[in-house]
RNA sequence: GCAGGUAUAGCUCAGUCGGUAGAGCGUCGGUCUCCAAAACCGAAAGUCGUGGGUUCAAGUCCUUCUGCCUGUGCUA
Numbered sequence: 001g002c003a004g005g006u007a008u009a010g011c012u013c014a015g016u017c018g019g020u021a022g023a024g025c026g027u028c029g030g031u032c033u034c035c036a037a038a039a040c041c042g043a044a045a046g047u048c049g050u051g052g053g054u055u056c057a058a059g060u061c062c063u064u065c066u067g068c069c070u071g072u073g074c075u076a
Stems, first nucleotide, its partner, number of pairs: 001072007010025004019056001027043005049065001051063003
């Protein structure tokens, strides 16, 4: 240089044929307990990496750039 993969909550990851975003863990609050743990109930937390495009509608399709991972080539 070329090719492929990947980027979604604090972390690990889902997300179907494009129809308007979720789980587990963690955090916070509550119940219980002498206190705590466990269990149970509830809550918060998202510009879906960036810019643009297509569409009535984009996490999803096309595309620019960036980060990370893998494979592979060249030396004038």